[in-house]
Predicted 3D model of a 91-nucleotide RNA (c-di-GMP-I riboswitch aptamer) from a Gemmatimonadaceae bacterium. The model forms 95% of the base pairs in the Rfam consensus. The prediction has a mean pLDDT of 82.
RNA sequence: UUUCCGAACGGGCUCCCCGGCUGUGAGGCCGGUCCGCAAAGUCAACGAACCUCGAGAGGCACUGCCGAGUCGAGGUGGUCGGACUACCGAA
Numbered sequence: 001u002u003u004c005c006g007a008a009c010g011g012g013c014u015c016c017c018c019g020g021c022u023g024u025g026a027g028g029c030c031g032g033u034c035c036g037c038a039a040a041g042u043c044a045a046c047g048a049a050c051c052u053c054g055a056g057a058g059g060c061a062c063u064g065c066c067g068a069g070u071c072g073a074g075g076u077g078g079u080c081g082g083a084c085u086a087c088c089g090a091a
Stems, first nucleotide, its partner, number of pairs: 005089002012037002017032006035078001041084003046081003049076007058066003
């Protein structure tokens, strides 16, 4: 110096919820809050999972409702895998 690792120091982020704005919606942004997080920094390229919208076989009490498989378009990185980057320096 680098990698693994995660004691300490200095810090960082901010779940749920509340308020405002925005979107058909899942959600997103800002402020408060602070459950937690050693990557709770970035990425929806890739694999999975979950969620939303539209189409939709078929069914029913039929101009409405329910709705499997499938297709299309989205969302979630604090769902996971994965990739990239990164402060500090004990064992």